[in-house]
RNA sequence: GCUUCGGUGGCUUAAGGGUAUAGCAUCACCAUGGUAAGGUGGAGAUUGAGGGUUCAAUUCCCUCCCGAGGCU
Numbered sequence: 001g002c003u004u005c006g007g008u009g010g011c012u013u014a015a016g017g018g019u020a021u022a023g024c025a026u027c028a029c030c031a032u033g034g035u036a037a038g039g040u041g042g043a044g045a046u047u048g049a050g051g052g053u054u055c056a057a058u059u060c061c062c063u064c065c066c067g068a069g070g071c072u
Stems, first nucleotide, its partner, number of pairs: 001071007010024003018055001026042005048064005
């Protein structure tokens, strides 16, 4: 230099055009004599950055940044 894949709440991850999912963690409550485990509910992501297409973009297109693999 070329090429493939990935970047989404604190962490791990799903969604491949139509209000972004789940688990762990966190907070409140229930329950217990009390703690852990368990149950119920809440908060937390403008989806790596910028632009384009579209009524509508996490998703499609372009440029860039970061990470991993392959080729030279």